Small-subunit ribosomal RNA from an uncultured prokaryote, 1483 nucleotides, folded computationally. The prediction has a mean pLDDT of 83.
[in-house]
């Protein structure tokens, strides 16, 4: 010391969570031991029962008892020694021991005073100790009562109680002198007068005992400072505040009283409320500080609750009293007792805290002269992992790396693991037996020594509760001893299994929906260890309230603005002063704690001794810079003076056009107005429009601006009166007179409010018209309040520069406005405004920069996470709206900034593409194919599904295919291999059931062979098989943006950084293609090229191809011989490069009917598909994890299904005709195919085809051409068009053509006359048209796909639009990226909360009534010699009644709003020009 969470990624801002330490804990799992501490945190609740303050016979009287002698009538009697209880006094019980109610106070803490006080018992000194009286407890006798207790009587002591004497240095009066001091005044000396005193005991040594001064001690009192929250508590006080006097008290005092006077207190926080003992310390923290007040230690309060007083040095008294409450006990009902917040110990409450222990041995107290007595203080033990510290559970060898669990990729291997088993070793501790302490010294008893009868010293001797304990030795044997938590990330530590958005986790982000390292379980693992985890709580991290040490332009945060009381701060210079500061020194700051050093228990926590510190106060000396005070001085801040000046500053009155509207007149007619586009409105009763003329009311065009005043809000026609106010330059005058400013005060747009005017335009409501699904909107035609004036309110605005005010400073550069330097236009300077752009700098960054957000100073205001909520309760103002102050409960992990990168926009911009336009030819109507949806069905198997599914997988379902459906068989199975077994068959004909599989018989056979063996069948066995799920676990592949021109990298540079630069930019081009410019500068991978096919030629070679010349043969034909010339074949070359020319450009590169040249700017086609997107497709081509079936979801057979059929899409064919339709005749291809095959020919049949025969495994034979061309009919019709559908006969494949094939011939002739609305192709050998081959394949449902020739156009001006896409730019709240986000009512649910008739409580305080003990005070005729004392009366009170008002808490019918909640409902208001820009404020 830091992490982890807002984001597609970044900074920053901002919360929330984590890691550490702490505990008087507590809960859950475990659990060997020991020292040393700690233990009711809650009910100051209620107690059973014990104990928890006595002591003294050396103060007194004086007894029961019991020893003992005596005497005895045997009942007692007396004498000695002893002497419990109980009285009488003494001293103590005011200490020790508990708790924390009260208490915000001089309580407490720290200094200080007390010239205002007192202190028993100790100590020191000084004096003294004389006499005398009355009583009364007790005991004895009598009574009353249940008891507690109590009455009478008689008699009796004292260290008990009276009185007298005597007394100083006491006290009192009086008056004098001396010092001193802080005011009152104090101390000292001496004179007079006056008051007050005692106790005895004795062993004769002492202990008491009065007085008086003094120490110590303990205590009262005062007073400075300090000490919790709330201002949604702002005024409180009448004995209050002071005086005089007087009484009280130890003592000062309004403490109490009388009297006068009218003060005190208080924003520096009174009063009230709530909380809470307080401090040394403890936890925490690097310190400042937060936070806490168990245990120790010191103060304080308190004792059932409340009140009062006696005693007595001391209390207003824990274990006294007395009086009143409330409870609880006893009781004979008449009365009485009681007080654990002492110790143990009950009940209760509670998450929760021990024994009715043992001892006075120590140590302390108390009494005593001791001995000893008492002591629940204190030693001590017992309970409890509550903490803290130790210590242990074993160690050294040991690989077949053993067995076993687990995991894997699995004949194997990894890991548990040197761990284990074995082997040799030690023995803390446990467990047995034995020794066995320290803690003890006193006091006392004895005994010696010093001197002085007594003290002081040494020696011996008694004394242990803890406990036969710590300790110590000695046997024993690894013997007796290890668990909890976690292992996604934070945060050390991984895998398999089960679950399957369930069950469940979780401190945050989050996991979990079928391969979960995050859930359960196990294997391993990592922390910690007798403990571990979890809960609660405090500090820390969090600099997250910020003194140290934060901030407010945009995150949350600057008051709307001015003035100005208090308050903070404050300009130069010399002077006293010394309050702040500073520095010595003095005193205290308690111990104990912390720090350190030493030491004692084995260690170590604990414990002891020193030192240091205790950052704090007082008190005195000193110092005088700064800062305070004082008083003097300056003049530069401020501020006044004269002149000039400059403006839409204000407030009042006045005038002015110009437009608008509205009236009158007048000209003139059908229309006007107003939108997208239309209609309501106006208007033939004359609009609009034009022209005079009157009226209104409001606003001031042009000037005018990036301008100017003003604090700010704001302020614009033009004159004048009137007030302010800036600036400039001059010269004198005060001399810090300043800045800030919390309360206050004024001011303060629009909306609104109130009264009265006023009203033209415009315009909330409100009407009508459109618009639209709806239109309470946007748009239009109308229109009221208001908008305007006065006067009074209101007091908010996105009242913004989102930037408070004021002063100094700190680089340039240009504009402007006002004034000065000379009266200038040149020109350069000053001063006071206002703008643009910069540089350090600052700042997350955007940005800002002398008008700072820069460096610095003072003053003032405001923020501390969104939401709830600027809401609610209070107050407060306001006529109301409503302003201002201004919450919690509850939710959430975020919300927000600025900035990048992308998509995206009913944003620009530039470009491209059959995108659009410009053409052709289609679809969408109609039949028929084919595909899909639906439908239906036993099945109609399965997939594709916008574009990128639909004549797609299928390049060929009749049976197989074939994955379906009904049915009938089989299970190592339908194939294969490897091993076993057995056999010699198997096969092969053949018969019977059966649809067939299969099932059963029957004949035949019983091989080959090198004798190993093959070769078939069968049994058994291991490997099977699954078109069963998942394309969202994959691998291969394919589609589509897109053949779009883009997608990236190295280095470097810029930037806190995502990230950008490059790749943008000016040009170009088909191209991110080239070329210029350039912090870039290389480079990949796309574009081209390289690679096929074709266009043109050369060479080369000549068969199946060719045939010009020569020859042969034939009716004819390259049909022979023969050639290589041409065509053609197929090898290898050549050509095209904007090379050449003009012209324009810097270059790229354009342009041109140039030339050349078969071909021209990519010559034409092909193959070639960057990074990537779509969880895009396919598990049913394969293939491959997982997860499922296994007499079946495998697999054989037949049948029947993918071909159904109201429907709808898609793809296509045939068409409607005459550019045509039939008939005859006739030419010219490429490219493929063929032996189970193509078939010339011939013969038969209309004909499909049949039947013969012949060439070719092909440049040789052969399938084999259509449009065309010539000719001929048909004449515009539902037809000589069309050719469906249906009848009948037919051929061919095939085992088989019924569901379900295809041809072919007769015959039937359906719809259809060129297709709404929309939509597709296509820019040249293209479309359009014609036919021709193939693959699949027996045969075909093919009109379909792949190919190939034939014939062969028309168009493109353009880039406004519509789509698709590039680049560049610009908003954005969007990153799942617009199919996006997202807002508000309504309906469900569940939470808290605010109001509110009532209703129940709780403390406080006021009136008025009452009033207990009890103190004073009076009184007194009883009592007593006196002191006194009962008695009565009188104040004052606790405690009770009782009024009415206030505070404050729970609770409530109803009600308000609020937050939360995967998949209601309504509409889309914001984010993009969000489809009307959006926003504040008002209505």
């Nucleotide at each position: 010391a830091g992490a982890g969470u807002u984001u597609g990624a970044u900074c920053a801002u901002g919360g929330c969570u984590c890691a550490g330490g702490a505990u008087g804990a507590a809960c859950g799992c475990u659990a060997g031991c020991g020292g040393c501490a700690g233990g009711c945190c809650u009910a100051a609740c209620a107690c059973a029962u014990g104990c928890a303050a006595g002591u003294c016979g050396a103060g007194g009287g004086g007894u029961a008892g019991a020893a003992u002698g005596u005497c005895u009538u045997c009942g007692g009697a007396u004498g000695u020694u002893u002497g419990a209880g109980a009285c009488c006094g003494g001293c103590g019980c005011a200490c020790g021991g508990g708790u924390g109610c009260g208490u915000a106070a001089c309580g407490c803490g720290u200094a200080u005073g007390c010239a205002a006080c007192c202190u028993a018992c100790c100590u020191u000194u000084u004096a003294c100790u004389g006499g005398a009286g009355a009583a009364u407890a007790g005991c004895c006798c009598g009574g009353a009562g249940a008891a507690a207790u109590u009455c009478g009587g008689a008699u009796u002591a004292a260290u008990g109680c009276u009185c007298c004497a005597u007394a100083u240095g006491c006290u009192c009066g009086u008056a004098c002198g001396a010092c001193c001091u802080c005011a009152u005044g104090g101390u000292c000396g001496a004179g007079c007068g006056a008051g007050g005193a005692a106790a005895g005991c004795u062993c004769c040594g002492a202990c008491g005992g009065u007085a008086a001064a003094g120490g110590a001690u303990a205590g009262g009192u005062a007073u400075g400072c300090g000490u919790c929250c709330c201002a949604u508590u702002a005024g409180u006080u009448u004995g209050u505040u002071g005086g005089u006097g007087a009484g009280g008290u130890a003592a000062c005092g309004g403490c109490u009283c009388a009297c006068c006077a009218a003060g005190a207190c208080u924003a520096c926080g009174a009063u009230g409320g709530g909380u809470a003992g307080g401090g040394g310390g403890c936890c925490u923290g690097a310190g400042a500080g937060g936070g806490u007040g168990a245990c120790c230690c010191c103060c304080c309060a308190c004792a059932c609750u409340g009140g009062u007083a006696c005693u007595g040095a001391g209390a207003c008294a824990c274990g006294g009293a007395c009086c009143a409450g409330a409870c609880u006990c006893c009781u004979a009902c008449g009365g009485g007792a009681g007080g654990c917040a002492g110790c143990a110990g009950u009940g209760a409450g509670g998450a929760a805290u021990a024994u009715u222990g043992c001892g006075c041995a120590a140590u302390g107290g108390a009494g005593g002269a001791a001995a000893c007595u008492c002591u629940g203080a204190c030693g001590c033990a017992g309970c409890c992992a509550u903490g803290c510290c130790g210590c242990g559970u074993g160690a050294a060898g040991g690989a077949c790396g053993a067995c076993g669990g687990c995991c894997c990729u699995a004949u194997g291997g990894g890991u548990u693991g040197u761990a284990a088993a074995c082997u040799g070793c030690u023995u803390u501790u446990a467990u047995a037996c034995a020794g066995g302490a320290a803690g003890a010294a006193a006091c006392c008893u004895u005994u010696c020594c010093a001197c002085g009868u007594g003290u002081g010293g040494g020696g011996a001797g008694c004394u242990g509760a803890c406990g036969g304990u710590a300790c110590u030795g000695u046997a024993c044997g690894a013997a007796u001893a290890a668990g909890c938590a976690c292992c996604g990330g934070c945060u050390a530590a991984c895998u398999c299994c089960g679950u399957g958005c369930c069950a469940g986790c979780a401190g945050c982000c989050g996991c979990g929906g079928u391969a979960a390292u995050a859930c359960g379980g196990a294997g391993g693992g990592u922390g910690c260890a007798a403990g571990c985890g979890u809960u609660a709580u405090c500090c820390g991290g969090a600099u997250u309230c910020a003194u140290u040490g934060g901030g407010u332009u945009u995150a949350a945060a600057g008051g709307g603005u001015g003035c100005g009381c208090a308050g903070g701060c404050g300009g130069g210079a010399a002077a006293u002063u010394a309050a702040g500061u500073c520095a010595g020194u003095g005193g205290u700051g308690a111990a104990a704690u912390c720090u350190u050093c030493c030491a004692g228990c084995u260690c170590a926590a604990c414990u002891g001794g020193g030192a240091a510190a205790c950052u704090g106060c007082c008190a005195u000396u000193g110092a005088u810079a700064c800062u305070g005070a004082u008083g003097u001085u300056c003049u530069u801040g401020a501020g006044u003076u004269u002149g000039g000046u400059u403006g839409a500053a204000g407030u009042a009155a006045g005038c002015g056009g110009a437009a608008u509207g509205a009236g009158g007149c007048a000209u003139g007619u059908a229309g006007c107005g107003g939108u997208g586009a239309a209609a309501u409105g106006c208007a033939u009763a004359g609009a609009u429009a034009u022209g005079c003329c009157u009226c209104a009311g409001a606003a001031c065009a042009c000037c005018g601006a990036u301008c100017g005043c003003g604090a700010a809000g704001g302020c614009a026609g033009c004159u004048u009166a009137c007030u302010a106010a800036g600036c400039c330059a001059a010269u004198a005058c005060u001399g810090a007179c300043g800045c800030u400013g919390a309360g206050g005060c004024a001011c303060g747009a629009a909306a609104g409010c109130g009264u009265g005017g006023g009203g033209a335009g415009c315009a909330a409501a409100c009407a009508g018209g459109a618009u639209u699904a709806g239109a309470u909107a946007c748009c239009c035609u109308g229109g009221u309040a208001g908008u305007c004036c006065a006067c009074g309110c209101c007091g908010u605005a996105a009242a913004c520069g989102a930037u408070g005010a004021u002063u100094a400073c700190u680089c340039g550069c240009u504009g402007u406005u006002g004034g000065c330097g000379a009266u200038a236009c040149a020109c350069u300077g000053u001063c006071a405004g206002u703008g643009a752009c910069u540089a350090a700098g600052c700042g997350a960054a955007a940005g800002u920069u002398a008008u700072a957000a820069g460096u610095a100073a003072u003053c003032c205001a405001c923020c501390u996470g969104g939401g709830g909520a600027g809401u609610a309760c209070g107050g407060u103002c306001g006529c109301a709206a409503g302003g201002c102050u201004g919450a919690a409960a509850c939710u959430c992990a975020a919300a927000g900034g600025a900035a990048u990168u992308g998509a995206c926009g009913g944003g620009g911009g530039c470009c491209c593409g059959c995108a659009c336009a410009a053409g052709c030819g289609g679809u969408g109507g109609a039949g028929c194919a084919u595909g899909u949806g639906g439908u239906u069905u036993a099945a109609u198997u399965c997939g594709a599904u916008g574009a990128u599914a639909c004549g797609c997988g299928a390049g060929g379902a009749a049976c197989c295919u074939u994955a379906c459906c009904a049915g009938g068989g089989c299970u190592u199975g339908a194939a294969u291999g490897u091993a076993u077994u057995u056999u010699g068959a198997c096969c092969g004909a053949u018969c019977u059931g059966g649809a067939a599989a299969c099932a059963g018989g029957u004949c035949u056979u019983c091989u080959c062979u090198u004798c190993g063996g093959g070769c078939a069948a069968c049994u058994u066995a291991c490997a099977a098989g699954g078109u069963g799920c998942u394309g969202c676990a994959u691998g291969g592949u394919u589609g589509u943006c897109g053949u779009c021109a883009g997608c990236u990298c190295g280095u470097g540079c810029c930037g806190u950084g995502a990230g950008g630069u490059g790749u943008u930019g000016g040009g170009u081009u088909a191209a991110g293609u080239c070329c210029c410019a350039u912090a870039a500068c290389g480079a990949g991978c796309g574009c081209a090229a390289c690679c096929c096919c074709u266009a043109u030629u050369u060479c080369u070679a000549g068969u199946u191809g060719c045939c010009a010349g020569c020859g042969g043969a034939u009716a004819a034909u390259g049909u022979c011989g023969g050639g290589g010339a041409c065509u053609c074949u197929a090898g290898a070359g050549a050509a095209a490069c904007u090379g050449c020319c003009c012209g324009c450009g810097c270059a790229a590169g354009c342009g041109g009917u140039g030339a050349g040249g078969a071909a021209g700017g990519u010559g034409g086609g092909g193959a070639u598909g960057a990074c990537g997107u779509c969880a895009a497709g396919u598990c049913a081509g394969c293939a491959c994890g997982g997860c499922c079936c296994u007499u079946a979801c495998g697999u054989c057979c037949a049948g029947g299904g993918c071909u159904a059929c109201a429907c709808a899409c898609g793809u296509g064919u045939u068409a409607c005709a005459a550019u045509g339709g039939c008939c005859g005749a006739u030419a010219c291809a490429g490219a493929g195919g063929g032996c189970a095959g193509c078939u010339a020919c011939c013969u038969g049949g209309u004909g499909a085809c049949a039947g013969g025969a012949u060439g070719c495994a092909a440049a040789u034979c052969u399938c084999a051409a259509a449009a065309g061309u010539c000719g001929g009919u048909c004449u515009c019709a539902g037809u000589u068009c069309g050719g469906a559908u249906c009848g009948a006969a037919g051929u061919c494949u095939g085992c088989a053509a019924c569901u379900c094939g295809a041809c072919u011939u007769c015959g039937u002739g359906a719809a259809g006359u060129c297709g709404g609305a929309u939509u597709c192709g296509c820019u040249a050998g293209u479309a359009a048209u014609c036919g021709c081959a193939c693959a699949u394949c027996a045969g075909c449902a093919a009109u379909g796909a792949c190919g190939c020739g034939g014939u062969g156009a028309a168009u493109a001006c353009g880039u406004u639009c519509c789509c698709g896409g590039g680049c560049c730019u610009u908003g954005u709240a969007c990153a799942c990226a617009c199919c996006g986000c997202c807002c508000g009512u309504c309906a469900a649910g569940c939470c808290a909360u605010g109001g509110a008739a009532g209703c129940u409580g709780g403390g406080a305080g006021u009136g008025c009534c009452u009033g207990a003990a009890g103190u004073c005070g009076g009184u007194c005729a009883c009592c007593g010699u006196a002191a006194g004392g009962a008695g009565c009366c009188g104040c004052c009170u606790a405690g009770g009644g009782u009024a009415a008002a206030a505070c404050u808490a729970g609770u409530a019918a109803c009600u308000g709003g609020g937050g939360c909640u995967a998949a209601g409902u309504c509409a889309u208001a914001a984010c993009a020009a969000g489809g009307u820009a959006g926003c504040c404020g008002u209505a």